[in-house]
Context: one part of a larger RNA
RNA sequence: CGUUUGUGAUUUGAGGGGUUCAUUCUCUAGUACGAGAGGACCGAGAAUGACGAACCUCUGGUGUUCCGGUUGUCGCGUCAGCGGCAGCGCCGGGUAGCUAUGUUCGGAAGGGAUAAGCGCUGAAAGCAUCUAAGCGCCAAGCCCAUCCCAAGAUAAGAUCACAAUCCCCGCAAGGGGUGAAGGGUCCGGGUAGACCACCCGGUUGAUAGGCCGGAAAUGUAAGCGGGGUAACCCGUUGAGUUUACCGGUACUAAUGACCCUUCCGG
Repeated sequence: CGUUUGUGAUUUGAGGGGUUCAUUCUCUAGUACGAGAGGACCGAGAAUGACGAACCUCUGGUGUUCCGGUUGUCGCGUCAGCGGCAGCGCCGGGUAGCUAUGUUCGGAAGGGAUAAGCGCUGAAAGCAUCUAAGCGCCAAGCCCAUCCCAAGAUAAGAUCACAAUCCCCGCAAGGGGUGAAGGGUCCGGGUAGACCACCCGGUUGAUAGGCCGGAAAUGUAAGCGGGGUAACCCGUUGAGUUUACCGGUACUAAUGACCCUUCCGG
């Protein structure tokens, strides 16, 4: 821009894409078969591998925004306690998120038409013949089925809902203004994201921050008291601290506002 008014929401599915895997074991059954050795079809069940998708409860990884230990040095006048730098200085752990080696799920079942092939009936050709008329069976393959996208499918589909008001000039046509439903700008954000887009929220508000509580992590803070010559130990104390998680709370910030928008025909 189109889809012949505009708008919001829900959809149909032309068409397109993805998937379609394999193995082992048990039962049937040591049965059929076979002199024996060996050893099934059909059917039922249980697992596994590779591959794929989603997810983070579990097991782990990461986690330079969390906690602790510790070396050297510099600084805060000294002690104590802290801070800076040294690859996050090094080391031990670790929330959220993201992840695989982790978890869950998938390729199930079925229908249709067929290939090679196997048949029925059956002439041409008194026989025979699956084929010439006619009728069956049959594949991991084809079409459906299954999952995803999908009306720019220009043949542009469908359903539901909302709006098209009022004023001025004009005989009329028409012109000028107003600006509905709705959308946008703008702002607070996000499990969304390169930008854009998408989604949520904007005081009739829990959207982000702060604060409060919880979860979770670390592992018993500082100060003080006691013990020890001291290093250090014990008590107060599962203490103190704490990022992304959960819940609550208008304290702070989402102000005020502006912009776009009504066609054709009778």

About this RNA
This is a predicted structure of a 266-nucleotide part of an RNA (large-subunit ribosomal RNA, domain VI) from an Opitutaceae bacterium. The sequence was found in a public genome assembly. Taxonomically the source falls in Opitutaceae (Bacteria, Pseudomonadati, Verrucomicrobiota, Opitutales). The coordinates come from a structure-prediction model, not an experiment, and the mean pLDDT is 86. It matches the Rfam family "Bacterial large subunit ribosomal RNA". Gene Ontology terms of the family: ribosome and structural constituent of ribosome.